The prediction has a mean pLDDT of 83. Predicted 3D model of a 73-nucleotide RNA (transfer RNA) from uncultured Kribbella sp. It matches the Rfam family "tRNA". Rfam's curators write: Transfer RNA (tRNA) molecules are approximately 80 nucleotides in length. Its family is annotated with triplet codon-amino acid adaptor activity in the Gene Ontology. The source organism's lineage runs through Bacteria, Bacillati, Actinomycetes, Propionibacteriales and Kribbella.

RNA sequence: ACCAGGGUGGCGCAGUCGGUAGCGCGUGCCCCUCACAAGGGUGAGGUCGCCGGUUCGAGUCCGGCCUCUGGUA
Numbered sequence: 001a002c003c004a005g006g007g008u009g010g011c012g013c014a015g016u017c018g019g020u021a022g023c024g025c026g027u028g029c030c031c032c033u034c035a036c037a038a039g040g041g042u043g044a045g046g047u048c049g050c051c052g053g054u055u056c057g058a059g060u061c062c063g064g065c066c067u068c069u070g071g072u073a
Stems, first nucleotide, its partner, number of pairs: 001072007010025004019056001027043005049065005
């Protein structure tokens, strides 16, 4: 330099054919217990890497850029 894949709450990941962004863990509060753990209930937490474009509407499609992983030279 080129090719392929990835970037989504604190962490690990889903998200179909473009139509209100979800799951697990963690975490706050409550229940349970003499107490702790386990278990149960409930809540908070996300400019979807950045900038543009298309569209009534973009995490999703298009262009450029940044970054990570692997490959070719």